[in-house]
Context: one part of a larger RNA
């Protein structure tokens, strides 16, 4: 001066309490230890590894393993010699192709006729490496922690490491103001500036709207039309503790009130100070040093990354009656859409096909459940639960045997609420319902980003536990 302390004193936060819902028992789905194997590429490891990287592993991807091929090489420039249009196309043999050998068809542009371009071949330089080292590195990124902090210049005190500033009294989410002070200043962070969401105005009215008039229909903005209203998207106003009372020091500022759509940071997002973890990442990508070079490089075929006694994280589904079924029946918001969305209409118990209107979308298309109305079930391994597994199909794709999704009948396992322990969540949240996109030929998606619909209980309080911020103590640590 820092770090500790089962030292103090002050103070945050879903930290604890208060309440809700879960996770720790079932089955699955998935990641990983570990076992196995030819191989079961690698990397990720306590919070901050473990539905991670992987926003798509049948082939490809694929870094692995079998097996068969190449060797200036799948890619790049350069140069020497030789040929020669190259590229293609079509064949014949051999072969799982890759690739090896034949044989055919095609025979370029400029040109000063020396050759260039361009290919191929043979040779040399060289290429190539998802080889190693994140503890050589850049860059990018967690993580403390959206925590209130971390410096500095100058001046002062100190022999000096250093110290004040940045402590002190208040006060706030905040080093955020205010007051006092050997300090006076400033910078990075906080805050706002920036997007979005909640109110109102104005300006525009198509594809969006329909109030009031006309026409129209079984109904319908469906047509003339309108510019009100909704809505869209550009521009503005609106909150500032501004005003009132009351506490404080006459301050900062705290409590109440009016006004207002909204009120003291209105919700929410992007924004992450100096720094810590020799944290991750050479496997995005760059890159030093190494290290292979007829291979540790490249082709191709099949294979494995999907294994399976087991342990553990994440998550789906349930165990039922606030439920399960079977008719009927209504209301989102954000997103996607060309060799794509694909509608009507017909086939089919469905998967699904057949259609091909409309639509480069505020015009056409994907398009809700949970609700609501009626009925059945009556507590029971059931009309809960849907795992296994057999059979027939359906789609995508050369190919679904290892190894895909979906439906159909059939089968109906554990599971009557989970033991120590542990996670989430403070309001449009928690539960719950269903929607969309990314990646993608399909899909192993429950998983990830998002989007609405319905829609809560609780918090006395800061002893306790976890993490954190200042102040001061103590110390045999640095």
């Nucleotide at each position: 001066u820092g770090a500790c302390g089962g030292g103090g004193g002050c103070c945050c936060g879903c930290a604890c309490a208060a309440g809700c819902g879960g996770u720790g028992g079932a089955g699955c789905a998935u990641g990983u230890g570990g076992u196995u194997u030819a191989a079961u590429u690698c990397g990720a490891c306590g919070c901050a590894a473990c539905g991670c990287g992987a926003a798509g592993a049948a082939c490809c991807u694929u870094a692995c393993c079998c097996a068969g091929a190449c060797u200036u090489g799948a890619c790049a420039u350069g140069u020497a010699c030789g040929a020669g249009a190259a590229a293609g196309c079509c064949u014949c043999u051999g072969g799982a192709a890759a690739c090896a050998g034949g044989g055919g068809c095609c025979c370029c542009u400029c040109u000063u006729c020396g050759g260039a371009g361009c290919u191929c071949g043979u040779g040399c330089a060289c290429a190539g490496g998802u080889g190693c080292u994140g503890c050589a590195u850049g860059g990018c990124u967690g993580u403390c922690g959206u925590c209130a902090g971390c410096u500095c210049g100058u001046g002062u005190c100190g022999u000096g490491a250093g110290g004040u500033g940045u402590u002190g009294g208040g006060u706030u989410a905040a080093g955020u103001c205010c007051c006092g002070c050997a300090a006076c200043g400033a910078g990075c962070g906080c805050a706002a500036c920036c997007c979005u969401u909640g109110c109102c105005c104005u300006u525009a009215g198509u594809u969006a709207c329909c109030a009031g008039c006309g026409a129209g229909u079984a109904a319908a903005g469906u047509c003339g039309g309108g510019g009100a209203c909704u809505c869209u998207a550009g521009g503005g106003g609106g909150a500032c503790u501004g005003c009132c009372g009351g506490u404080g020091c006459c301050a900062a500022a705290c409590c109440g009130g009016a006004g207002g759509a909204a009120g003291g940071u209105g919700g929410g997002g992007a924004c992450g100070a100096c720094g810590u973890c020799a944290a991750g990442u050479c496997a995005u990508c760059a890159u030093g040093g190494u290290c292979c070079u007829u291979a540790c490089g490249u082709c191709u075929g099949g294979g494995g990354c999907u294994a399976c006694a087991c342990a553990c994280g994440u998550g789906c589904u349930a165990c039922a009656a606030u439920g399960g079924c079977a008719g009927g029946u209504a209301c989102a918001g954000a997103g996607g859409g060309c060799u794509g969305c694909g509608a009507a209409a017909g086939g089919g118990c469905a998967a699904c096909c057949u259609g091909g209107a409309g639509c480069c979308a505020a015009u056409c298309c994907c398009c809700a459940a949970a609700g609501c109305c009626u009925g059945c079930c009556u507590c029971a391994g059931u009309u809960c639960g849907g795992a296994u597994u057999g059979u027939c199909g359906u789609c995508u794709g050369c190919a679904a045997c290892u190894c895909g999704g979906c439906g159909g009948c059939a089968u109906g396992a554990a599971g009557c609420u989970g033991g120590a322990a542990u996670c989430g969540c403070u309001a449009g949240u928690a539960a719950u319902c269903g929607u969309g996109g990314a990646u993608c030929a399909g899909c192993g998606a429950c998983g990830c980003c998002a989007c609405g619909g319905u829609g809560a209980a609780u918090a006395c309080g800061u002893u306790c536990c976890c993490g954190g911020g200042c102040c001061u103590u103590g110390u045999a640590c640095a």
Molecule: small-subunit ribosomal RNA, 3' major domain
Organism: metagenome